[in-house]
Molecule: transfer RNA
Organism: uncultured Rubritalea sp.
RNA sequence: GCGGGUGUAGCUCAGCGGUAGAGCGUGACCUUGCCAAGGUCAAUGUCGAGAGUUCGAAUCUCUUCACCCGCU
Numbered sequence: 001g002c003g004g005g006u007g008u009a010g011c012u013c014a015g016c017g018g019u020a021g022a023g024c025g026u027g028a029c030c031u032u033g034c035c036a037a038g039g040u041c042a043a044u045g046u047c048g049a050g051a052g053u054u055c056g057a058a059u060c061u062c063u064u065c066a067c068c069c070g071c072u
Base pairs, nucleotide, nucleotide: 001071002070003069004068005067006066007065010024011023012022013021018055026042027041028040029039030038048064049063050062051061052060
């Protein structure tokens, strides 16, 4: 230099054009003599960044950043 992959909640990941979710974790409460386990509720996202297409973009297109893999 060329090609490819990944980037979404604190962590691990889902989501394939129609209001962004799960598990784990966190907080409060219930339950218990205490702990553990269990239950209920809650909070947390500028979807790596910018632009474009579209009535509508995490999702499609372009540019760009970080990391990883391969080729030269």